A computed fold for a 1397-nucleotide RNA from an uncultured bacterium, annotated as small-subunit ribosomal RNA. Model confidence (mean pLDDT): 84 of 100.

RNA sequence: AGAGUUUGAUCCUGGCUCAGGACGAACGCUGGCGGCGUGCCUAACACAUGCAAGUCGAACGGAGAUACGCGCUGAAUGACGAAGCUUCUUUUGAAUUCUUGUGUAUCUUAGUGGCGGACGGGUGAGUAACGCGUGAGCAACCUGCCUUUCAGAGGGGGAUAACGUUUGGAAACGAACGCUAAUACCGCAUGAGACUACGGUACUACAUGGUACAGUGGCCAAAGGAGCAAUCCGCUGAAAGAUGGGCUCGCGUCCGAUUAGAUAGUUGGCGGGGUAACGGCCCACCAAGUCGACGAUCGGUAGCCGGACUGAGAGGUUGAACGGCCACAUUGGGACUGAGACACGGCCCAGACUCCUACGGGAGGCAGCAGUGAGGGAUAUUGGUCAAUGGGGGAAACCCUGAACCAGCAACGCCGCGUGAGGGAAGACGGUUUUCGGAUUGUAAACCUCUGUCCUCUGUGAAGAUAAUGACGGUAGCAGAGGAGGAAGCUCCGGCUAACUACGUGCCAGCAGCCGCGGUAAUACGUAGGGAGCAAGCGUUGUCCGGAUUUACUGGGUGUAAAGGGUGCGUAGGCGGCCCUGCAAGUCAGAAGUGAAAUCCAUGGGCUUAACCCGUGAACUGCUUUUGAAACUGUAGGGCUUGAGUGAAGUAGAGGCAGGCGGAAUUCCCGGUGUAGCGGUGAAAUGCGUAGAGAUCGGGAGGAACACCAGUGGCGGAGGCGGCCUGCUGGGCUUUAACUGACGCUGAAGCACGAAAGCGUGGGGAGCAAACAGGAUUAGAUACCCUGGUAGUCCACGCCGUAAACGAUGACUACUAGGUGUCGGGCAGCAAAGCUGUUCGGUGCCGCAGCCAACGCAAUAAGUAGUCCACCUGGGGAGUACGUUCGCAAGAAUGAAACUCAAAGGAAUUGACGGGGACCCGCACAAGCGGUGGAGCAUGUGGUUUAAUUCGAAGCAACGCGAAGAACCUUACCUGAUCUUGACAUCCCCCUGACCGGACCGUAAUGGGUUCUUUCCUUCGGGACAGGGGAGACAGGUGGUGCAUGGUUGUCGUCAGCUCGUGUCGUGAGAUGUUGGGUUAAGUCCCGCAACGAGCGCAACCCCUAUCUUCAGUAGCCAGCAUUAAGGAUGGGCACUCUGGAGAGACUGCCAGGGACAACCUGGAGGAAGGUGGGGACGACGUCAGGUCAGUAUGGCCCUUAUGCCCAGGGCUGCACACGUACUACAAUGCCCAGUACAGAGGGGGCCGAAGCCGCGAGGCGGAGGAAAUCCUAAAAACUGGGCCCAGUUCGGACUGUAGGCUGCAACCCGCCUACACGAAGCCGGAAUCGCUAGUAAUGGCGCAUCAGCUACGGCGCCGUGAAUACGUUCCCGGGUCUUGUACUCACCACCCGUCA
Repeated sequence: AGAGUUUGAUCCUGGCUCAGGACGAACGCUGGCGGCGUGCCUAACACAUGCAAGUCGAACGGAGAUACGCGCUGAAUGACGAAGCUUCUUUUGAAUUCUUGUGUAUCUUAGUGGCGGACGGGUGAGUAACGCGUGAGCAACCUGCCUUUCAGAGGGGGAUAACGUUUGGAAACGAACGCUAAUACCGCAUGAGACUACGGUACUACAUGGUACAGUGGCCAAAGGAGCAAUCCGCUGAAAGAUGGGCUCGCGUCCGAUUAGAUAGUUGGCGGGGUAACGGCCCACCAAGUCGACGAUCGGUAGCCGGACUGAGAGGUUGAACGGCCACAUUGGGACUGAGACACGGCCCAGACUCCUACGGGAGGCAGCAGUGAGGGAUAUUGGUCAAUGGGGGAAACCCUGAACCAGCAACGCCGCGUGAGGGAAGACGGUUUUCGGAUUGUAAACCUCUGUCCUCUGUGAAGAUAAUGACGGUAGCAGAGGAGGAAGCUCCGGCUAACUACGUGCCAGCAGCCGCGGUAAUACGUAGGGAGCAAGCGUUGUCCGGAUUUACUGGGUGUAAAGGGUGCGUAGGCGGCCCUGCAAGUCAGAAGUGAAAUCCAUGGGCUUAACCCGUGAACUGCUUUUGAAACUGUAGGGCUUGAGUGAAGUAGAGGCAGGCGGAAUUCCCGGUGUAGCGGUGAAAUGCGUAGAGAUCGGGAGGAACACCAGUGGCGGAGGCGGCCUGCUGGGCUUUAACUGACGCUGAAGCACGAAAGCGUGGGGAGCAAACAGGAUUAGAUACCCUGGUAGUCCACGCCGUAAACGAUGACUACUAGGUGUCGGGCAGCAAAGCUGUUCGGUGCCGCAGCCAACGCAAUAAGUAGUCCACCUGGGGAGUACGUUCGCAAGAAUGAAACUCAAAGGAAUUGACGGGGACCCGCACAAGCGGUGGAGCAUGUGGUUUAAUUCGAAGCAACGCGAAGAACCUUACCUGAUCUUGACAUCCCCCUGACCGGACCGUAAUGGGUUCUUUCCUUCGGGACAGGGGAGACAGGUGGUGCAUGGUUGUCGUCAGCUCGUGUCGUGAGAUGUUGGGUUAAGUCCCGCAACGAGCGCAACCCCUAUCUUCAGUAGCCAGCAUUAAGGAUGGGCACUCUGGAGAGACUGCCAGGGACAACCUGGAGGAAGGUGGGGACGACGUCAGGUCAGUAUGGCCCUUAUGCCCAGGGCUGCACACGUACUACAAUGCCCAGUACAGAGGGGGCCGAAGCCGCGAGGCGGAGGAAAUCCUAAAAACUGGGCCCAGUUCGGACUGUAGGCUGCAACCCGCCUACACGAAGCCGGAAUCGCUAGUAAUGGCGCAUCAGCUACGGCGCCGUGAAUACGUUCCCGGGUCUUGUACUCACCACCCGUCA
């Protein structure tokens, strides 16, 4: 930093999409360690359980416990002694223990009392607000604990909880009576001082005011506790500080105008009340204000900020975690206490919900920490400790603290580390792929040598703690030992975007962010191998910014892409000429305050590094105060004339309104003349007319519009304005320079004007004419055409308010080369009906610079600048819906969304196309000749049938085509029957010696079986060759794909075209050249030209043919000579014909005319041939995915005891039909019979076959000659003579019968030929359609290939006879060049709209 995507391609506009970063994330796959962070974004949903705010006994009275002392009550044990009894037992009683009371000491604490529960912690529901941010203010305020200072604490009093007794209630919780203490409560005293009232003095503030001083009156305090004591902790009043708060104000703070008016305590005042304090905060009275387009009110949404993310920045988005502020604590309301609350773990009331209940009544509030349910795609432990930091209480010890510090869970994020390192080629095995050679995985592995981060075990062991105290934690770290052992995945690989192959699939399954992949060879689906990227993560989804200059402040546009309001006037607003002076709001500079910390940035430091943390600096672009400057803007004052306006003098005009007048024409009415049509159309008809139309003449009526002039002429703001005259009236232009002195420009709202159509009321109505009617056209014709015809068009008044209201171009100002018209003025000059120059205003064209995507614009800008307004932001939905305003209505104005597409569009380019234009060509039409389409038959195709009727070819360009020859074979098809390494090729092993050939059995036949005969070389191992057998590799396939291909071929088309290099033009696709003027069969040639050249095509070079020369002369020829059987047969000859070699010849070369002195054209001469002489071969770039996988070749796919091979029989010939192509005819230019004549080009050895003989004939016998200019094969039409006499015939020959012939293994399906007999349709062919321009058409026969024979009437050639016609290019078809339009480019067989399914 860009990229993909609109097109055949291009440039532009424009949207969509991607690459980046981020996240409190979630989901999928995967998961080794550590550090630091983070973790209910949803239901401010409901909550079980535990904990989260207590503390002080040094304020107080009690109560309790323990110890001790004392006294004492009771009880127990009971020594010793004594007594009674004497076995027992009883009494006395020291001591001990327990108990009661009391005192002291220590401890505990329910209650009274004090302080704290207003902090800390949570959440973001509400809130668009002085809530927050920022900066000020309070002379209008409060502040517990803390600090400092000043002054004090004298002396009294009465209660009350606890407690006791009684009592209510299920409980919660009370009630009555009685007793008691205080740092609890209440009087009195004192008053430094505060407060208050009164007046005074001094100083002072921005206003109300404030401060200080002194005086008088009034009023107001207190508490004690600990200690041996010193003293300490408290208490009261006051002043000050600090801290924390309260209030006020400037500025900033989302969207909607389809929310435009809001407001009644509302706005202000006076007086009160209330508050810590100002205030309608509240109240009474008075006034009628206040807010709002600079957006009030209303509706929607939202906690705000420091910051965070992104971005080059400006911005945009966001407000988790950390920090500040606010708000809230189940919902709503309320106050109490207090320094502070209208109070998360306080109170009261009401609501909902949950729980308890004895039904009377009660209890509760996790948006504290954990945790549960629910919701959700989704978010953790009912953990440890107060060790540290901090908080509350206490004199302190200490207690409390889910604040906090830690630990646990989660790859949720960031950061760091590891999963090994070095060596190791036989480049192993395996996998994948392959052209089978290899390549790749890959030094990767194995293997060898090492290391130990993490890990495991053992030992040691911190800092955090100034003396003690460590939850974390036996943690971090350190040392030793062990062993490569335990640790890699995810996504992607068509382009964007780094990375490619194989197989599977076959528009299926699927992919996809956009473009788009998939219909049998998918680098896009799935799998595998390989590769790319990132890595304990990787992808996907969601959201935000970026890219997007795609809302454009930085930094966009509006002629045609989306976008200039239809036009003017004008309010607010915005902007504004020259000179001087002041001020200082904007502006600029300096200083001061503030801009919390954290964050970001720079730098330094601490954790092994980093993340993270700490220090320092910078920064926080802002706001406020103050000092200064005065150029610019602003403001105040003064002046000026050039902007603007006024005056004066002229001037052009369809400018507007009203009134009047005029002629032409249409129509209608009346009358005359006059007769059969008129009218209308492409052609007609409807219509009018013998009741007299139309035509024509005269007269009249009525309405509307104003020919010529008339002009990219004029006027107007736009819409618009056109006969003439008059009146009223608006604006412009020119000149002048007297007056005013910036009075200007633009213009949201608003007001006015505003074509046509339409609406209302009333007139008018000739023509025209929606609707409507009829006639035509048409498949239909609710149209176009025709005949009629009503609203309307016209007038008056009132609405409507829109148009492609367009120059698709808002208004104004200034500047920026020219040229040429035209309209209205002025000035100057001259040789003056005029011309020239210049100037102002209007209106056109061309054109430079410049601009533009291009087209184009270009002083009338779309150029260069400025001011103001309006409008645009992908296409469709849609100028639609809803709402509102306007309107009588029609409707107008304003004006969305859901959903859907990846485009929609502008300009230009190449083609193609046009029932567009210009030019030209072709048997294209026309002019002719002969056919096809009708008949019969042949053949091919379709269809149908069939076991099979094998397959292909399909408009021209398939259809007598592949097939230059289907009875078997061919043959690919069908039925039946065999074979399985195979009919054919290569390799290996074994056997044999063959192979070939002969014989036999058997079969429908192949297959199968038997038998005879039989090699070469040798180093004797064997080898060559062949056959048989065997195993597998393989063979084989006319199986599919001609849309995977090669090759070849058809077609446009033998049409004249198709391109390239360099240059030039264009941003580019492209253009130029190749267009233009001529000319040609031709892009053939000439000329011109920003082109100059070149290539493939055209032409020529090649072949045949037409004339001549020369050479040669057998198998050809015979003029002359000889000979002859009369046949060039022979000698001889090569003159001629001919044959085949070499040449000549034709080139617009010559002449005349035309043309441009060209190319070339026309005519002529000569010549066998004349303007490419005739014919052939030869086919540019390309098109049709044209044809052919069945000629051959060939990729990949398919079959492998069969889709291969072989055999027999059948089929390809089947037949109601339809089509194509031929043949033969329908007859007299003919047919039949007889006679007679003349070719060329070919073919011949498994062949052509003569003479002769036989047969009516096909043919048979025969076998001379011939591998050929030698032999064989041979013309027909024509001509001559005769017959037929217009008929289904002496035309025509189908079909059929009989008898034969030939080929062949074999003519039944299914061959050809012959003879005789039979003798069908057909009498020239509908619509339609084909060929041919000269040796052509037409017509006649002959030959050849294939081939045993033949379906040949086909195909390919040959010669004979031998015409007619072409005015011409309007039309049909095809083609070429130029040009034009296009929404087509798969290219008009296009594209595309509507309805229906």